[in-house]
The prediction has a mean pLDDT of 80.
This is a predicted structure of a 72-nucleotide RNA (transfer RNA) from a Cyanobacteriota bacterium.
The same sequence occurs in records of 5 taxa.
NCBI's taxonomy places the organism under Bacteria, Bacillati, Cyanobacteriota.
RNAcentral holds the sequence, with entries from ENA, GtRNAdb and Rfam.
Its Rfam family is "tRNA". It is annotated as a transfer RNA.
This record gives sequence, structure tokens and C1' cells, in this order.
RNA sequence: GGGCGAUUAGCUCAGCGGUAGAGCACCUGCCUUACAAGCAGGCUGUCCACAGUUCGAUCCUGUGAUCGCCCA
Repeated sequence: GGGCGAUUAGCUCAGCGGUAGAGCACCUGCCUUACAAGCAGGCUGUCCACAGUUCGAUCCUGUGAUCGCCCA
């Protein structure tokens, strides 16, 4: 220098045009002498940034950023 992939909750990841979800974690209650487990409920997001397309973008397009892999 070139190519490819990833970026979504505290963490790991789904979602691939129509109001953003799961598991784990965290908080509260129940249970227990207490803790764990279990049960019930709850909180958490500028979907990496900026532009474009669209009635509508996490999703499609362009540019940039960060990380990873490959080639030279």
C1' cells in the first nucleotide's frame, strides 16, 4: 500500500428496512438463622461518527475512526 471481517445494554451476542432483544451480571422482594440456589419483579442503549437513499435506517450506499485477519 491492497483485500476481507467486526463495531448493538456492564460483558457475550441476536436482530439485517417498520417503535431494539436474549443470556449472564446488577438492584429490590420472597425463601433461609445466614449465605448460595430457586421464585417474582425492576433498571440499563445518541445501535462507532458524519453524510446520502427512503414515507421510514441498527439494517442499504459513501467517507472516516478503532480493532482483528490475509496479501504485498